[in-house]
Background
Model confidence (mean pLDDT): 81 of 100. Predicted 3D model of a 91-nucleotide RNA (c-di-GMP-I riboswitch aptamer) from a Deltaproteobacteria bacterium. The sequence was found by an Rfam model in a public genome assembly. The organism belongs to Myxococcia, within Bacteria.
RNA sequence: CCCCAUACAAGCCAAACCACAGGCGACUGUGGGACGGAAAGCCACGGAUCUGUUCGGGGAACGACUCCGGACAGACCGCCGGGCUGCCUCC
Repeated sequence: CCCCAUACAAGCCAAACCACAGGCGACUGUGGGACGGAAAGCCACGGAUCUGUUCGGGGAACGACUCCGGACAGACCGCCGGGCUGCCUCC
């Protein structure tokens, strides 16, 4: 220095939920709060999921509504992959 594995310690992030603010919405920001996390750091690149608009088809007498599929615009990387970067460590 590299690889594997991982204990102690230090530090880091922060789910649900609550408040305020933004958004039609998915959701996001800030504060509180910790379920968890070794990339829970970053990038929507592929898939999944979710939202809005719209089109086609089915159910619903009609309609409201709902299911399946397509297009467009979005959300989410703490769903699974991919890319970039990266901290400590007894034996």